[in-house]
RNA sequence: GACAGAGUAGAUAGUUUGCGUUAAGUGUUAGAGGAUGGGACGUUGCCUCUAAACGAAAAACUUGUAGUUUAAAGUUUGCGUUGAACUAUUGCGUUCGCUGAC
Numbered sequence: 001g002a003c004a005g006a007g008u009a010g011a012u013a014g015u016u017u018g019c020g021u022u023a024a025g026u027g028u029u030a031g032a033g034g035a036u037g038g039g040a041c042g043u044u045g046c047c048u049c050u051a052a053a054c055g056a057a058a059a060a061c062u063u064g065u066a067g068u069u070u071a072a073a074g075u076u077u078g079c080g081u082u083g084a085a086c087u088a089u090u091g092c093g094u095u096c097g098c099u100g101a102c
Stems, first nucleotide, its partner, number of pairs: 001102001003100003010090009019080003028052007038096005058077006
């Protein structure tokens, strides 16, 4: 010097374990802020806060209270565009850096 490659934030799926089902969470819109391959700039995307609108799936069983005016706790199966962890797949535009070989 030229070539090849790895790595972010995230996304999807699976498993495990929680939370909610007395509606939190998630999602939508607007505004503000923030973090984003190891460095710099920055986009898509992501996160946080505030405000607004919208908005849901429960059922069975057990222990047991009570005695027909009927606690409380638990288990199971579901449900939620649900949280976390792990695994797999996927995953930076420019430039410098890193790795490999020439």
A computed fold for a 102-nucleotide RNA, annotated as THF (Tetrahydrofolate) riboswitch aptamer.